A computed fold for a 271-nucleotide part of an RNA from a Candidatus Nanopelagicaceae bacterium, annotated as large-subunit ribosomal RNA, domain VI. The prediction has a mean pLDDT of 89. It matches the Rfam family "Bacterial large subunit ribosomal RNA". The organism belongs to Candidatus Nanopelagicaceae, within Bacteria.
Context: one part of a larger RNA
Order: sequence, then C1' cells, then structure tokens
RNA sequence: CGUUGGAUGUUUGAGAAGAGCUGACCUUAGUACGAGAGGACCGGGUCGGACGAACCUCUGGUGUAUCAGUUAUACCGCCAGGUGUAAGUGCUGAGUAGCUACGUUCGGAAGGGAUAACCGCUGAAAGCAUCUAAGUGGGAAGCCCCCUUCGAGAUGAGACAUCCCUGACACUUUAAGUGUCCUAAAGGCCCCUGGAAGACUACCAGGUUGAUAGGUUGGAGGUGUAAGCACAGUAAUGUGUUCAGCCGACCAAUACUAAUGUGCCGUGAGG
Repeated sequence: CGUUGGAUGUUUGAGAAGAGCUGACCUUAGUACGAGAGGACCGGGUCGGACGAACCUCUGGUGUAUCAGUUAUACCGCCAGGUGUAAGUGCUGAGUAGCUACGUUCGGAAGGGAUAACCGCUGAAAGCAUCUAAGUGGGAAGCCCCCUUCGAGAUGAGACAUCCCUGACACUUUAAGUGUCCUAAAGGCCCCUGGAAGACUACCAGGUUGAUAGGUUGGAGGUGUAAGCACAGUAAUGUGUUCAGCCGACCAAUACUAAUGUGCCGUGAGG
C1' cells in the first nucleotide's frame, strides 16, 4: 500500500515444511513342517541402538565478583578491620538463577483410502481355456489422509463475534467533486516501567482504577560460624556469644521510589 467504512478478538485451511529408522530377547512352540538334522508364518509382550524435540526435578558443567580461605604489595595516621592491584576473576575451595548435556521426559505408532509388482472371482472374443476385453476382490517401509509446525498478499486477499461513527453552508466542469465552519468516536500510537521477547525493529506484561521494575520485609537457596567483646594461652591461636554473619539473578508480600501531566493519529454511515 492492497484486501471497497474504521477497529478489536477468535478462526477456516488453499498451500508449504517436518516426522517416517531399526535390533535383540521372552512367549506362542521345540508346535506346524520334516525320516532326521533342523525349524517357522500369524499373534502377544519386554528391553535396547541411532536420530529428533522439549525441559532443568534429579546427576553433572558453567556460573568475571555470591560466600569463604590465602600470598605479595600499596593505601585508609597506627592496632584491629577493610579496600585496590597482581596479563583483562591474583590464586584456591564451593556455588543460587540463567544457559546447558554427560541428565530427564516424550516421539516414530495405530487407523482409513487408492494403488505397484503379484495373487484371485466371474467371464467372453475363440462352444474349451484364460485375473480382462465388460464387471469385481486382495495386495507394500512407497502415494493420499491421519500426527506436529507455519499459513488469507490464498491480489481467488475468506469466515465468525463484538465495538464505533447518523453535522451545517457555499461553489462548480454535477462528480466516489471542491472549499469553509462544526465535530474527532471505537481503537491505536508517541512517551515511560520492564520481560523467561529481543541485533535494531518486532512481540509480550504494565503505566496510580497500578505489583511493571527498583527498594524494603519475609522465605528459598549459597557460603560456612562475621565483627566486637569475654575467657584460656608468653604467643601463633583456640573456645563462647554463633547452624552465625554476609549474599546477583529465585518465590511471595508491600505503593516507599519510578511508570506524571499532556500530546498525536484515526472521522461524520461507507458507488
């Protein structure tokens, strides 16, 4: 921009893409078959491999500043306690959320239709025979449905539900015309707070009639028993107060802070 008024939501499905794999074991049954050796179809069940999708409860990984330990050095006047730097975490031990696989769950199926090779029924041409010429069955991991995703720019532009708009005058080339005044809906946007959404955009949740983010409080979880003080020891240090102290992302509650106030687009019933 189009889809023949504008808008919000829900959809149909033309079409497109994906998926489609396979083994072993048990049973039927040592049965049918076979002199024996051997050894099934059909059907039922169990466990796998590879591949794929989703997810993070479990098991692990990461987790650049969440906690602790620690060396050297500089600084905060000194002690104590801290902070900075040490090849873009000084080193080390752990580790929430998130992201992940080595982890977990699930998938291929079943079913229907038309068929291929092939197997048939009835049956002439050709008194017989013949699956075929008329007619009519069966039959594959393949084809079309069925399953998953996208999908009306499918210009053939679809459907449904709901919402909104019901002025005046003048001019002329009388047209879906032009101009002036009045009017400005439903809805949307800008802007702002943000996000399991994201390169930007878009999308989604919100904007005081508010839990959108931050803060605070509580909880979960991590680290592992803070500082100060007291006691014991010459001291290093230990013990008690103390399962303490501190804490990024997680879960809630709570308007304390910030989403203010405005503004813009969109019209007047649709030959």